[in-house]
RNAcentral holds the full RNA, with entries from ENA. The part of an RNA shown here (small-subunit ribosomal RNA, central domain) has 348 nucleotides and comes from an uncultured bacterium. It matches the Rfam family "Bacterial small subunit ribosomal RNA".

Context: one part of a larger RNA
Order: sequence, then C1' cells, then structure tokens
RNA sequence: UUGGGCAUAAAGGGUGCGUAGGUGGCAGGGCAAGCGCGAGGUUUAAGGCAACGGCUCAACCGUUUGCAUGCCUUGCGAACUGUUCUGCUUGAGUGCAGGAGAGGAAAGCGGAAUUCCUAGUGUAGCGGUGAAAUGCGUAGAUAUUAGGAGGAACACCAGUGGCGAAGGCGGCUUUCUGGACUGCAACUGACACUGAGGCACGAAAGCGUGGGUAGCAAACAGGAUUAGAUACCCUGGUAGUCCACGCCGUAAACGAUGAGCACUAGGUGUCGGGGCCGCAAGGUUUCGGUGCCGCAGCUAACGCAUUAAGUGCUCCGCCUGGGGAGUACGCACGCAAGUGUGAAACUC
Repeated sequence: UUGGGCAUAAAGGGUGCGUAGGUGGCAGGGCAAGCGCGAGGUUUAAGGCAACGGCUCAACCGUUUGCAUGCCUUGCGAACUGUUCUGCUUGAGUGCAGGAGAGGAAAGCGGAAUUCCUAGUGUAGCGGUGAAAUGCGUAGAUAUUAGGAGGAACACCAGUGGCGAAGGCGGCUUUCUGGACUGCAACUGACACUGAGGCACGAAAGCGUGGGUAGCAAACAGGAUUAGAUACCCUGGUAGUCCACGCCGUAAACGAUGAGCACUAGGUGUCGGGGCCGCAAGGUUUCGGUGCCGCAGCUAACGCAUUAAGUGCUCCGCCUGGGGAGUACGCACGCAAGUGUGAAACUC
C1' cells in the first nucleotide's frame, strides 16, 4: 500500500531473446464502445444529507419536498482514446557501397621463458631469509655450452585504445560466423517500445567421466618465528589450474546507476567513418563510440551534469525499521555442494 522512493541511507532483476499484457508516429474518411450534453424508466421501506413541518425547545417524529449512487432505454455531438478503411515517411527494418575491431567457433603454426632428460666444460658449494634452518650437492650440484622432451601462457606493440548483451575477449595464419558504424536514399510502410511467465547465455570455485600435468598451488609434511603459531616467512607438495563432453547458476555478476524515446550552455582529449577547404601539413564541419572539466537544473551531502543522478513520457524489476534470517518449513531444480522461492514467534 490511491503515498514516497531505489549511485553511496532499505531498494535496478547478472545479461539477452521474446510470449501474454501495457504503451504507441503523421494525414483524411466512417462508426460511436469509452467520453460529453439532454430526455425517460428504475434505484422497496427504514437509514444518510438538505429544506420544511409537529411535540413549549432538543432528542424524537413525518401519507411532506428534494438530493446523493448504480443500472437500463433513447436522442444528439465528434476534440481526445478506441475501432475500421484509405494514404504518408520522419520511427523501425531491408538493399547497395565502404572502412574499423583481443566479438564468437575450429584447425594449424611460432618464438622467449620455467622445469625435466642426455652429453660437454668445471669444482665446492647452491638455495633461501630480517637472520636462519629444513632442502639440493663430491653418486659432481649451482654456474655455463649443445641437443632433446613436455605443458602452460603469449613480453614489446598496449593506449581512462578496441570489440561484445552481460559474463568476458590479447602471439601469428587459414576456414566458418554474429553484431555495430559511415555514406547513398532504391525498397517495405508503423512492421515500434517494454516485457509478468518462458527460453538461452552466464567469471571463479566446485562436481561427473576420460585425458593431460611444465610452472603455480588449497589440503598436507617439514623448517623457522612465537608464550603458543593449526598463520604471516622458507623448503617441498596433492587436488586444482589445462583439454573434451556433461552438470552447477552463483559474485563487490559494480557505473553498487533497468530498458526505450525526446528535450536542456559550453570547453577539451581520444577511437571509427563521411563532407568541405588546402599541393601538403593541417583547418573546419557532421555521425557513432569512449574519457576529463564545467553552466543551468538536481542532490541530505558527496557529487551528477547531452554517456544525467536535469526536464518529461512509456513499460518492467525492486524497497517499506534493526536483529531473528537469506534462517525454518513447503515446493522446484541439482549427482552432490547447494541454488531459487522465502516466513513467523520472540526481541530492541
């Protein structure tokens, strides 16, 4: 609960696609459902309200008059909404011509580095720390040279640079593939916006089956530190991290800011495209993105400020004191872990 709100106080769904529903551009005609005006009927009595009247007043009362509300019938009106017909092009989409991009999927390839193995040189240390020790090393380590194996990640370029709905995406090449942007204005002619349910996607960790395992590293072991040290530091080290397929469905999934449209001073960087001027350097203008500063306005303040938290409209989600509690119970999903939905008593 017909209110006020949701960047930071409680509150924007993790993200998209889309069903129902809600909402919807310009012009003309018809209808008259909504809407407006009128007429008639009905709306029992009592009650209520207003007026008048009766008990001396009032309470109370009344064959008194009117009103409030709804419904039905009927006539008229046509601005708006609706509906229907016709048309339009600015919303939306298509086409054609372009350039940009770590957008996605698969396959192949490359170099640096770490580790390990083999061989050479070489000798007593190496490693590690605040200092040490555990550890490694005369069975030849560390260092260095050559060769080999294997896995993972791609230095520089690199940029409040780019792309993607979000999660996210970074070596190179090829194949397949999605989207955005710019220009033209040929085509369709409102085909649109939002979106309860629904469906799909969704970091990391985790789970299942099979593979792989260089480095790193929960758990674990040892060495230190310490009063203790189930830690921080050190030496090791297994799951895992990687791949394929299948689950999980969460996050400070954040811009802590839902989506769409329109309007409202400027300045300055940067990315992608176009026009004009210029030999060029460059200047200027325009569209789309991404930053910073800043006026009006907004804000409790901080701050936001054409990428709004300003001014409006449409649609969805959500909040309503703290704890109890994202708990219990029920239901659904899941192999499990758990996830979604989600109270109350009590208490302050």